About this RNA
Small-subunit ribosomal RNA, 3' major domain from an uncultured bacterium, 476 nucleotides, folded computationally. Rfam family: Bacterial small subunit ribosomal RNA. Its family is annotated with structural constituent of ribosome and ribosome in the Gene Ontology. RNAcentral holds the full RNA, with entries from ENA, Greengenes and SILVA. The coordinates come from a structure-prediction model, not an experiment, and the mean pLDDT is 82.

Context: one part of a larger RNA
């Protein structure tokens, strides 16, 4: 100087407390451990792995296993020699890769040759093989915590200290005061984006606001940018004003004004560093290793196994509920190998025909809600696993191993031990909608969107994490 203390002081955080809803019990989905296996590819492992890399494993993907092939190789390219247009329908063999058959089939030319392809030789190949403890880059975490440092000066033999301490204040090393320190940098804040109010500009969305036409009805039509909205650009909030407290910074007020108040809400943004943290399988890269195989092509299998154990979720155990009929209101997105609508067929998944829209123009029944009816506490009209049968769709192909529909079957489950998680407001809880990936989909996941919409916080003694000062130390 640090680190540590079941030392002290001060102070924060959904850290506790207060409260609401969960997990731990059940079934299923998914990830992991383990076990099994020819293989169940690899990585991630307290917090910071475990619906994680996966934003799509039937083949492909695919890195694994079995088997069948190839060896300048699946791709790109230099040189030398040789041959031929390239390409290749058809047929044969084969599981395919591939091998054979070979109908058909060149361009440019300065006539030297060139383009393109194949073969041979040769030089570069190739490797998801190893090392994240050789690395770059990127990322997690402490932590959006308020810290981490420097120049000069001063103090100390020196390591180092001071500044950065103290008082007050703040979300903040935020600011004020004090001061052997005076300044400065990286962080904080602000500058950026979205939401909330207003104005301006612009109008193939919106409006009968205004004029006219028209309908059973509708911005439906002419017309118009007033309003709504969309897009762009501005304004607006600063403790600015008032009262009280304070030297000041600042604090406080069912104060005024205001759409908004004392950081308005949310996002992006992560200091010096820590964990030899993670990743050689995203990519790059040093070293090392393989070279008729640790490369590469193909068929099939596996990654989907199952006595078990754990994590994350979904659905429930019901009456604030379940079912039936009717009826209302979003936002953000997406749509031409596509989405929807209408008609017909089908109980339905869906199929056929017609049609709108490359989309502020067309399309995309929101659900919970509300009204009425049934159920009356029961393993039930709760719950839907599992299983049987019949079908639809995607795809070369649904046996291993897809989703969906209909009928039947109806299991466990009566609120879950010790323990444990999230959340302080348009939040939790609850309800549906969309998107990426994608032929299809194992999505209950992820990322977004809106609808309905709470309870509680006395307080900081205690648990966890953190900041500052101080103290002890046989630790570095």
């Nucleotide at each position: 100087u640090g680190a540590c203390g079941g030392g002290g002081g001060c102070c924060c955080g959904c850290a506790c407390a207060a409260g609401c809803g969960g997990a731990g019990g059940a079934a299923c989905a998914u990830g992991u451990g383990g076990u099994u296996u020819a293989a169940u590819u690899c990585g991630a492992u307290g917090a910071u792995a475990c619906g994680c890399g996966a934003g799509g494993a039937a083949c492909c993907u695919u890195a694994c296993c079995c088997g069948g092939g190839c060896u300048u190789g699946a791709a790109u390219u230099g040189c030398a020699g040789g041959a031929g247009a390239a390409c290749g329908a058809u047929c044969c063999a084969g599981a395919g890769a591939u091998g054979g058959u070979g109908a058909g089939g060149c361009c440019c030319u300065u006539c030297g040759g060139g383009g393109c392809u194949c073969c041979u030789g040769u030089g570069a190949a190739g490797g998801u093989a190893c090392u994240g403890c050789a690395u770059g880059g990127u990322u997690g975490u402490c932590g959006u915590c308020a810290g981490c440092u420097c120049g000069u000066g001063c103090c100390g033999u020196g390591a180092g200290g001071u500044g950065u301490c103290g008082g007050c204040u703040c979300a903040a090393g935020u600011g004020c005061c004090a001061u052997a320190a005076c300044g400065a940098g990286c962080g904080c804040a602000a500058c950026c984006c979205c939401c909330g109010c207003c104005c301006g500009c612009a109008g193939u969305u919106g409006c009968c606001a205004u004029c006219g036409g028209g309908u059973g009805a509708u911005g439906c039509c002419g017309g118009g940018c007033a309003c709504u909205c969309u897009g762009c650009g501005g304004g607006g909030a600063c403790u600015g004003c008032c009262g009280c407290c304070g030297c000041a910074a600042g604090g406080u007020g069912c104060g005024a004004g205001g759409a908004a108040g004392g950081c308005g809400g949310g996002g992006a943004c992560g200091a010096c560093g820590u964990c030899a943290a993670a990743u050689c399988a995203g990519c790059a890269c040093g070293g090392c290793c393989c070279u008729u195989a640790c490369g590469u092509c193909c068929g099939g299998g596996g990654c989907u196994a199952c006595a078990c154990a754990c994590g994350u979720g979904u659905u429930a155990c019901a009456a604030u509920g379940g079912g039936g009929u009717g009826u209302a209101c979003a936002g953000a997105g997406u749509g031409u190998u596509g989405u929807g609508c209408c008609c017909g067929c089908g109980c339905a998944a869906g199929c056929g025909g017609g049609u709108u829209c490359g989309a502020a123009u067309c399309a995309u029944g929101a659900a919970a809600g509300c009204a009425c009816c049934c159920c009356u506490c029961a393993g039930u009209u709760c719950g839907g696993a599992c299983u049987g049968g019949g079908g639809u769709c995607u795809g070369c192909a649904a046996c291993c191993c897809g989703a969906c529909c209909c009928c039947a079957c109806g299991a466990a489950g009566c609120u879950g031990g010790a323990u444990u998680c999230g959340c302080u407001a348009g939040u939790a809880a609850u309800c549906g909608c969309g998107c990426a990936u994608c032929a299809g989909c194992c999505a209950u996941g992820g990322c977004g969107c809106g609808g309905u919409g709470a309870a509680u916080a006395c307080g900081u003694u205690c648990c966890c994490g953190g900041g500052c000062c101080u103290u002890g130390u046989a630790c570095a």